[in-house]
RNA sequence: CUCCGACAAGGGCUAACCGCGGGAAACCGUGGGGCGCAAAGCCACGGGUCUAAAGCGCGCGAACGCUAUGAUAGCCGGGCUACCGAA
Numbered sequence: 001c002u003c004c005g006a007c008a009a010g011g012g013c014u015a016a017c018c019g020c021g022g023g024a025a026a027c028c029g030u031g032g033g034g035c036g037c038a039a040a041g042c043c044a045c046g047g048g049u050c051u052a053a054a055g056c057g058c059g060c061g062a063a064c065g066c067u068a069u070g071a072u073a074g075c076c077g078g079g080c081u082a083c084c085g086a087a
Base pairs, nucleotide, nucleotide: 004085005084012037013036017032018031019030020029021028022027035074041080042079043078045077046076047075048072049071050070055066056065057064
């Protein structure tokens, strides 16, 4: 230094759910909470999944269908970076 990861040390993050706020929604922020996580740190590049405001189609209308430019890094892969050091 690389792989690796311990009932180690010091710490870190925070699922469901609830309050408040944002958003059309998916979902996000924040406080509580605690299922978990050794990259659960960062990046939507590939695949997946979710949503469908605007747009398009259909329709008298309501609805319905298609669509990501939206979302997810705690779905998988990939890229970048990083603390500790037993076997």

Predicted 3D model of an 87-nucleotide RNA (c-di-GMP-I riboswitch aptamer) from an Actinomycetes bacterium. The coordinates come from a structure-prediction model, not an experiment, and the mean pLDDT is 90. The sequence was found by an Rfam model in a public genome assembly. Rfam family: c-di-GMP-I riboswitch aptamer. Gene Ontology term of the family: cyclic-di-GMP binding.